[in-house]
Transfer RNA from Candidatus Kaiserbacteria bacterium RIFCSPHIGHO2_01_FULL_55_37, 84 nucleotides, folded computationally. The coordinates come from a structure-prediction model, not an experiment, and the mean pLDDT is 80. Its Rfam family is "tRNA". From the family's description: Transfer RNA (tRNA) molecules are approximately 80 nucleotides in length. The family's RNA type in Rfam is transfer RNA. Its Rfam clan is "tRNA clan".
RNA sequence: GUCGGGGUGGCGAAAUUGGUAGACGCGCGUCACUUAAGAUGACGUGACCGAAAGGUUCUGAGGGUUCGAUUCCCUCCCCCGACA
Numbered sequence: 001g002u003c004g005g006g007g008u009g010g011c012g013a014a015a016u017u018g019g020u021a022g023a024c025g026c027g028c029g030u031c032a033c034u035u036a037a038g039a040u041g042a043c044g045u046g047a048c049c050g051a052a053a054g055g056u057u058c059u060g061a062g063g064g065u066u067c068g069a070u071u072c073c074c075u076c077c078c079c080c081g082a083c084a
Stems, first nucleotide, its partner, number of pairs: 001083007010026003019067001027045006046057004060076005
């Protein structure tokens, strides 16, 4: 340099003929159990604002198409692999 795969909460990872982003697991928080802890169980958990109700916002970065984009198109950045 060419080709292919990938980048989504704290971490792994779902969601695609374009239609509620974050299911599920880990982790974390609170509680139960325990002398205490571990293990186990229950509930909660993207972020920000708010007393709450609720609101706003995030899919590597920027732009385009569209009523609507993680998904389609363009440029760029980063990681992995193959070839040269």